[in-house]
């Protein structure tokens, strides 16, 4: 220059185009306990950005950012 693959919560990762995007770790608040630590409960927290298709887009299209691989 060209092709390909990710990008979702603080981290790793789920989600036939359809219920209120879930989950394990951290991290926070409680119970618990003399105090931690384990255990238990709770809440908060994310769809890389613009547009377009659709009654409905985290999924499907384009452009665009950023990261990885390959070709030359």
């Nucleotide at each position: 220059a060209c092709c390909c693959c990710u990008g979702u919560a603080g981290c790793u990762c789920a989600a036939c185009g359809g219920a209120u995007a879930g989950a394990g770790c951290g991290a926070c608040a409680g119970c618990c306990u003399a105090c931690g630590a384990a255990g238990c409960u709770g809440a908060g927290g994310a769809u890389g950005g613009a547009a377009g298709u659709u009654c409905g887009a985290u999924u499907c299209u384009u452009c665009u950012c950023a990261g990885g691989g390959g070709u030359a």
The RNA shown here (transfer RNA) has 72 nucleotides and comes from Mycolicibacterium brisbanense. The RNAcentral record of the sequence draws on ENA. The prediction has a mean pLDDT of 81. NCBI's taxonomy places the organism under Bacteria, Actinomycetota, Mycobacteriaceae, Mycobacterium, Mycobacterium (subgen. Mycolicibacterium). Rfam family: tRNA. Rfam's curators write: Transfer RNA (tRNA) molecules are approximately 80 nucleotides in length. By type it is a transfer RNA.